This is a predicted structure of a 1564-nucleotide RNA (small-subunit ribosomal RNA) from a Deltaproteobacteria bacterium. The coordinates come from a structure-prediction model, not an experiment, and the mean pLDDT is 84. It matches the Rfam family "Bacterial small subunit ribosomal RNA".
RNA sequence: AAAUUUAACUGGAGAGUUUGAUUCUGGCUCAGAACGAACGCUGGCGGCGUGCCUAACACAUGCAAGUCGCACGAGAUAGGCGUAGCAAUACGCUGUGUAAAGUGGCGCACGGGUGAGUAACACGUGGGUAACAUACCCUCGAGAUCGGGACAACCUGCCGAAAGGCGGGCUAAUACCGGAUAAGACCACGGGAACUUCGGUUCCUGAGGUAAAAGAUGGCCUCUAUUUAUAAGCUAUCACUUGAGGAUUGGCCCGCGGCCCAUCAGCUAGUUGGCGGGGUAAAGGCCCACCAAGGCUAUGACGGGUAGCUGGUCUGAGAGGACGAUCAGCCACACUGGAACUGAGACACGGUCCAGACUCCUACGGGAGGCAGCAGUGGGGAAUAUUGGACAAUGGGCGCAAGCCUGAUCCAGCAACGCCGCGUGAGUGAUGAAGGCUUUCGGGUCGUAAAGCUCUGUCAGAGGGGAAGAAACCUGGGGAUUCAAAUAGGGUCUCCAAUUGACGGUACCCUCGGAGGAAGCACCGGCUAACUCCGUGCCAGCAGCCGCGGUAAAACGGAGGGUGCAAGCGUUGUUCGGAAUUACUGGGCGUAAAGCGCGUGCAGGUGGUUUUUUAAGUCCUGUGUGAAAUCCCUCGGCUUAACUGAGGAACUGCGCAGGAUACUGGAAAACUUGAAUACGGGAGAAGAGGGCGGAAUUCCCAGUGUAGAGGUGAAAUUCGUAGAUAUUGGGAGGAACACCAGCGGCGAAAGCGGCUCUCUAGACCGAUAUUGACGCUCAUACGCGAGAGCGUGGGUAGCAAACAGGAUUAGAUACCCUGGUAGUCCACGCUGUAAACGAUGGAUGCUAGGUGUUGCGGGAGUUGACCCCCGCAGUGCCGACGCUAACGCAUUAAGCAUCCCGCCUGGGGAGUACGGUCGCAAGACUAAAACUCAAAGGAAUUGACGGGGGCCCGCACAAGCGGUGGAGCAUGUGGUUCAAUUCGACGCAACGCGAAGAACCUUACCUAGGCUUGACAUGUACGGAACCCUCCUGAAAGGGAGGGGUGCCCGCAAGGGAGCCGUAACACAGGUGCUGCAUGGCUGUCGUCAGCUCGUGUCGUGAGAUGUUGGGUUAAGUCCCGCAACGAGCGCAACCCCUGCCUUUAGUUGCCAUCAUUCAGUUGGGCACUCUAAAGGGACUGCCGGUGUUAAACCGGAGGAAGGUGGGGACGACGUCAAGUCCUCAUGGCCUUUAUGCCUAGGGCUACACACGUGCUACAAUGGGUACUACAAAGGGUUGCCAACCCGCGAGGGGGAGCUAAUCCCAAAAAAGUACCCCAAGUUCGGAUUGUAGUCUGCAACUCGACUACAUGAAGCUGGAAUCGCUAGUAAUCGCGGAUCAGAACGCCGCGGUGAAUACGUUCCCGGGCCUUGUACACACCGCCCGUCACACCACGAAAGUGAAUUAUACCAGAAGCCGGUGCGCUAACCGCAAGGAGGCAGCCGUCCAAGGUAUGAUCCAUGAUUGGGGUGAAGUCGUAACAAGGUAGCCGUAGGGGAACCUGUGGCUGGAUCACCUCCUUU
Repeated sequence: AAAUUUAACUGGAGAGUUUGAUUCUGGCUCAGAACGAACGCUGGCGGCGUGCCUAACACAUGCAAGUCGCACGAGAUAGGCGUAGCAAUACGCUGUGUAAAGUGGCGCACGGGUGAGUAACACGUGGGUAACAUACCCUCGAGAUCGGGACAACCUGCCGAAAGGCGGGCUAAUACCGGAUAAGACCACGGGAACUUCGGUUCCUGAGGUAAAAGAUGGCCUCUAUUUAUAAGCUAUCACUUGAGGAUUGGCCCGCGGCCCAUCAGCUAGUUGGCGGGGUAAAGGCCCACCAAGGCUAUGACGGGUAGCUGGUCUGAGAGGACGAUCAGCCACACUGGAACUGAGACACGGUCCAGACUCCUACGGGAGGCAGCAGUGGGGAAUAUUGGACAAUGGGCGCAAGCCUGAUCCAGCAACGCCGCGUGAGUGAUGAAGGCUUUCGGGUCGUAAAGCUCUGUCAGAGGGGAAGAAACCUGGGGAUUCAAAUAGGGUCUCCAAUUGACGGUACCCUCGGAGGAAGCACCGGCUAACUCCGUGCCAGCAGCCGCGGUAAAACGGAGGGUGCAAGCGUUGUUCGGAAUUACUGGGCGUAAAGCGCGUGCAGGUGGUUUUUUAAGUCCUGUGUGAAAUCCCUCGGCUUAACUGAGGAACUGCGCAGGAUACUGGAAAACUUGAAUACGGGAGAAGAGGGCGGAAUUCCCAGUGUAGAGGUGAAAUUCGUAGAUAUUGGGAGGAACACCAGCGGCGAAAGCGGCUCUCUAGACCGAUAUUGACGCUCAUACGCGAGAGCGUGGGUAGCAAACAGGAUUAGAUACCCUGGUAGUCCACGCUGUAAACGAUGGAUGCUAGGUGUUGCGGGAGUUGACCCCCGCAGUGCCGACGCUAACGCAUUAAGCAUCCCGCCUGGGGAGUACGGUCGCAAGACUAAAACUCAAAGGAAUUGACGGGGGCCCGCACAAGCGGUGGAGCAUGUGGUUCAAUUCGACGCAACGCGAAGAACCUUACCUAGGCUUGACAUGUACGGAACCCUCCUGAAAGGGAGGGGUGCCCGCAAGGGAGCCGUAACACAGGUGCUGCAUGGCUGUCGUCAGCUCGUGUCGUGAGAUGUUGGGUUAAGUCCCGCAACGAGCGCAACCCCUGCCUUUAGUUGCCAUCAUUCAGUUGGGCACUCUAAAGGGACUGCCGGUGUUAAACCGGAGGAAGGUGGGGACGACGUCAAGUCCUCAUGGCCUUUAUGCCUAGGGCUACACACGUGCUACAAUGGGUACUACAAAGGGUUGCCAACCCGCGAGGGGGAGCUAAUCCCAAAAAAGUACCCCAAGUUCGGAUUGUAGUCUGCAACUCGACUACAUGAAGCUGGAAUCGCUAGUAAUCGCGGAUCAGAACGCCGCGGUGAAUACGUUCCCGGGCCUUGUACACACCGCCCGUCACACCACGAAAGUGAAUUAUACCAGAAGCCGGUGCGCUAACCGCAAGGAGGCAGCCGUCCAAGGUAUGAUCCAUGAUUGGGGUGAAGUCGUAACAAGGUAGCCGUAGGGGAACCUGUGGCUGGAUCACCUCCUUU
């Protein structure tokens, strides 16, 4: 290098919700996994696990620790056998050295339970013990001798209810005691050696002292003695004593590790150490006496809260986080507290003593008890099992052993509590059955699903067979070996045989029958897989978040269907995850939460260059340990899996040894670049103190002078004839320093500004020298710190909180004005906060530039100033890379890095409460929680809005003309009334509107009378043709009766068909009933405003932007130019219609210039003209000049009938208003069906105190009246228009020619013109109202028609505030026609006649367009939103106190017990002949000490009349503070005031709009 190989490497997803939309920040929520769980619904089987998490609350009953006769004394009973006896019975043997009890030994300190306590050497890990112990077990050495005296049991007496106790007497031992012996051990002393932490330890050695013991059972006679055999003895086994070693198990000590609170900051007298003692197995204040005054603590002492610790478990990619059930290790506890005894081991769960609480027994005197062992009970609780079987296995105790004991354990029972496995059938089967649901009525779907047919046989059921778990001990037999004198006997090993199973007749296997017995739960708006119908109607309800429900709910409830999981499924709770949402891995702090107001600086953290050394950190290797189980890998065992066995890997840690030395640290030495010092300079509102100066305000004095001054939006309060204001001179006093002055300077920040003097500090520049890392940062600490405020004393000119007055206003505790006190000033103290801001902590290094400015220095030219270039230090602006959510920052970083400090973790509650510290106070600093919301927020975007700005347009204003508002009438509306006054329309954009026409009809309303397949449509059956006429009843509808009368088409006929009528039943008809907020269609409006968009490209993370902005221009987003845009669409304009000029064509009903004719274009004739109606032409800024950018365009002109859109109309972009209409029509849904439908008569829509809108007619002389005379256009006409002529004053009547119309008729045009009258008046104006008489239409004019005549003759003399229309053939004025219609216009729609005035202009009002700016608005300013007050509810704070718990201190008290003292009472072992002694015991005393008591504190919890603010709530009250310049810019600190938001003073900030100016920058 290549190739090959490699068990223990396998892993990281997001979504919803703030907005109109976007992006970021940021919280909330969800999807996952898990559980000793619980609850709801449901439930077939098996395996393996698990099962009081709460009351360490109280416990009935049973069981859970005994065993050994091979240590000992004593010793029953049933049964059996033998002997004696007639028998009863007695004796002996056996049972049996057994049961029960006792002495003694061992065990009871293990096993089992629980987690209260404990924050500790308790636990984990690694060490130490030269400071220790260790019964039983193993190995080795030595030994086991001679004696003695008791006490239980037992017998007996007594006390007691009992529990139990006392006295006397007998007795054994492996029980107890004394003597001997002592290899070794122990103690003190002497000598020597090694090691050493210098304390000591270990080893060798000398002499001295001290302390032992127990036997039992089996066998045998080799030795001795009696001599069948036994004893001494020997021997085997077990036991015993002493020592050494081992093993095991413990005690003690130490390093390190693992909870929260600093709103716990100081704690400590046995406390810290020493010396000497005591005590213990053992070091040690463990205890005591004395001496010293120490010890711990910000690396968190002390205090408080919580908690058994660990292996591990759950989660997680990991790092972590949470937990500590089951299993395993350790600890602690055993009713509560205290204490010791015994013992190898305990201060002892099923032992003792005492105290306390509780329970039980009692004869009331006294006793008994301790389930946190296994079951079980009550209680608590959301909640957790059987008063089971067995020692068969595993393990434990005792025993030589058999064996006994064992709620340890092994099993079974209960519980879907968990994990795992299996089943509830499989195949086929389309008429796609019935039925359900749905439907657009065709169908679709449940659905091959079912039924039917063909199969299978798991599980469950029945019957039968049937394991493994058992290997042994022991016994019997055989073999080998060993002890021994031994062929007794025993030990060890081995072979064979026999024996032992709770579970359990269980697992498993076979057979039988038969699809037969076995599926539910949740969900279906998004997240999140899954959709329809019905019911309900902001109700009932749902909801994890967002949110659903107010009549079409995929979100509520039911159903059908679907989706998911499945013997389970959901819900709730908890943990981790997602959450990079505490960020070590892996976050931030300009504006979102977040840089301390600024500095000095100790500890701490961190630190320049070189060399040597060390090896603490670091790295490598080895080694010890890291218990087992668990996790992981491989292999194996249960049919599989869960489960489990074996081996491995791993346990990321700690210790030890060796090595490496780059980096960090330690030690030593050196260096100069960091830092500092010395020297020389200049700059500066840097600080402190003193002195001086002029201008101005005010006041005082004097002069001049006269009626006002002052102030404001306008005023008033105020001052002034007692002389103000103004002006001149003089004086007093205080405060502040114009111009210079500048994003200039200085300072750490706050801050600093006249001149001058003194003192003091810092920075910068220059050049050399010195020191040699001396540096940086900085918790605590200390100092400084605007303004307001406080204290004491001064001072006070101006200004000015409070206060007073005047205004404004609905009010005005404000803004404005006149006054005015604290204060502002000085001195000395205090306070310690500001939007104390660059909202940007400090230091160092690095990373393009450009251009100003301040200070110093250098270079070149120059006499010099100036100018130019360069360096250092400051201070601005623009900008590249980079960063940023964006805005923006950008060598003065918010870039790239390092170091240190501070701070943040959703909004509100709250910078609040409580506690603490500080302060004279105001208050400051530190700093929570309950509760509540699903947002709060940053930046940017598009709109909308502004009492923001710029530009522009419109009969918008202005300039004009005429009206409305006043009167009468008409008409519509509101209101009122009514049986009904049908309904709709409500700012502009409802109101002479729907309605182009309500006496009946219409008509929808009311009253009354009627009908029910219906007035109308389709279908079925039957009958009849249809149809016409007459009579009766009735208001009519309707009802009844009678008469006449048959057609059309096909067909030979019978008959059939179309259409119509009648009858019957059922589907259905019908509805001007509701919903215009379920809809279509149509319409109004902004608005005939010039806008609204798209494709591609580009820019931006994105919403979006660009285009569409800009410069011009236009009526116009019209056009031009420019431009990261280039194009396009809907709008504009044009194309269409009418009109204005001309031409052509065509001349009847039209026309008549010429010719003829007539009363008359009447006729002939003609078609030139007019006209008619069709097709064309014409106008395009085309031409000229000017302006403009060489453009677009504009201005002027020519020509022309017309000129810049010629005039008018039709035409209405994207959209807005839930605009209007369900009563035009259509239509979903709902409602109604002998009525909300239909028919009929009458009434009503026509009412009338009143209010409003729209009109008509007037108020008069520009007029009225009378008479005469002209000139139109556009329409209409056969159910019609109606001529001439006649009648009537007239409306009209008669009449009937003509006309289906360029022919006839309506038809008279009117104003105008001419002439006359009226003469300023309620009139010769005006005509309402009323009376009488008529006409016409119509079935019918009463309610309720129009018109005519005569008579009557109202209000009204030009209209308040306010308001409307109109810019040219327009306004104004005059008449004509038409639609509707039998009749009924002052309305509506058209037509022509006459025919003006004015527009300076865009400041203002209204509406609109474009650009820009601010915004807390987006339902979009008719927006949003703040605080008090009132009401309800909730949690919290304060509070006279009250109650409980814990704890501290002082004192009292002192049980049991250990220890000490005493011990005159009692006393077997030893000494002594005895007396007595030694020793011991009771008793008594003392120290210590638990419970208890008293007093005073501390902490914490609960509660408390009342009280305080806070939060939440439906449409409550008062105002309008904030968001726009929010109508007084807002906000921060502070002080005063006020119902409240707030207002005012003072200092500060920009996170203020707008306009102007200045400075700077960029481009040219």